[in-house]
């Protein structure tokens, strides 16, 4: 410097004016609001709604079958399928990145496309090899070489042999079953015995271990016009029409009607759940970290047809994805462009 690798942050600023939505103070009002004046107003993903929780309601003895998730290991967490440290396996020169990574498929039952002889049975002569004879469309042995194939029945080298083979030895490699050593473990290093070597798939069925009731803020909960409904009151007339009187209207005629009164449910409607909370911010402490604990400081949107805008002016690096709707933790997924960092590879220079 160049080139790739990885974790943080920021995501136009400022003034100025015209609005929009919430809350406070003030004046006014016909009680519907309006007029001032202060303040608060969208993000790292607010988003997919794919995990977990809180909260509501609704179901619920307890087991158990059925599904349906999750799967190394030790932590962390309200819980998680998340996050940190490891551990193995794999890919990169590296740095670092990926991994459903349980049953080290000897419980069972499947499956394996093309190709090839044969895809798992102590299997298979396609091209071979090797022996015998009565020389042929004979008989027999072999799984070693070539040859399909992702895969073909451990690797090399001997020993054997008609040819040849874990068949038989030495060494490597895998697997069992052991011993020892570190490690909380996952797991590694040493070693011993055993020729077991018959292999792959479990995001194929299974089996092992642990989880898992349902539905969602339109949940859910309180206040309640109007018209229906039920019960009362009043002893003949009642009642509207602002209080009387005339007038007028409306029901009534003996057991109801009008009116009033009350009552339970509960419509329109309003109030509330609603945003102070597993919060944020800075410092101490304790852990390798995720995190925890402590002290101080701070309130940072809350609507219900649902605000967070439009315009100018000045700067720059000229502006991306996108926009709450209970409410919190993650995960995934878009993302213009700036910045800081930290270790890897190569090249120059000193």
């Nucleotide at each position: 410097c160049a080139g790739g690798u990885u974790g943080g942050c920021c995501g136009g600023a400022c003034g100025g004016u015209c609005g929009c939505u919430c809350c406070c103070c003030u004046g006014u009002u016909u009680c519907g609001g309006c007029a001032g004046g202060g303040g608060g107003g969208a993000g790292g993903a607010a988003a997919g709604u794919c995990c977990g929780c809180u909260c509501u309601c609704c179901a619920c003895a307890g087991g158990g079958c059925a599904g349906g998730g999750u799967g190394c290991u030790g932590g962390c967490u309200a819980a998680c399928g998340g996050c940190c440290a490891g551990g193995c396996g794999g890919g990169g020169c590296a740095a670092c990145c990926c991994g459903a990574c349980g049953g080290a498929a000897u419980a069972g039952u499947g499956c394996a496309a093309c190709a090839g002889a044969g895809a798992g049975g102590u299997a298979g002569a396609u091209u071979g090899c090797c022996c015998c004879c009565u020389u042929g469309u004979g008989g027999g042995g072999c799984g070693a070489g070539g040859g399909u194939g992702a895969a073909a029945c451990g690797g090399c080298g001997g020993u054997g042999u008609a040819a040849g083979a874990g068949a038989c030895c030495a060494c490597c490699g895998g697997c069992g079953c052991g011993g020892g050593c570190a490690g909380c473990g996952a797991u590694g290093c040493c070693u011993g015995c055993g020729g077991c070597c018959a292999g792959g798939c479990a995001a194929a069925c299974c089996c092992c271990a642990c989880c898992c009731g349902g539905a969602g803020c339109a949940a859910g909960g309180c206040c309640a016009a109007g018209c229906a409904g039920g019960c009362g009151c009043a002893u003949u007339g009642g009642g509207g029409c602002g209080g009387c009187c005339c007038g007028u209207c409306c029901c009534g005629c003996a057991a109801a009607a009008a009116g009033c009164g009350c009552c339970g449910g509960g419509u329109a409607g309003g109030c509330u759940g609603c945003u102070a909370g597993a919060g944020c911010u800075u410092c101490a402490g304790g852990g390798c970290a995720a995190c925890c604990u402590g002290a101080a400081g701070u309130c940072g949107a809350g609507a219900g047809a649902g605000a967070u805008g439009g315009c100018c002016g000045u700067c720059c690096a000229c502006g991306a994805c996108a926009g709450a709707a209970a409410g919190c933790g993650g995960c995934u997924u878009a993302u213009a462009g700036g910045u800081c960092g930290a270790a890897c590879u190569g090249g120059a220079u000193a």
A computed fold for a 350-nucleotide RNA from an Anaerolineae bacterium, annotated as Bacterial RNase P class A. The sequence was found by an Rfam model in a public genome assembly. It matches the Rfam family "Bacterial RNase P class A". It is annotated as a ribozyme.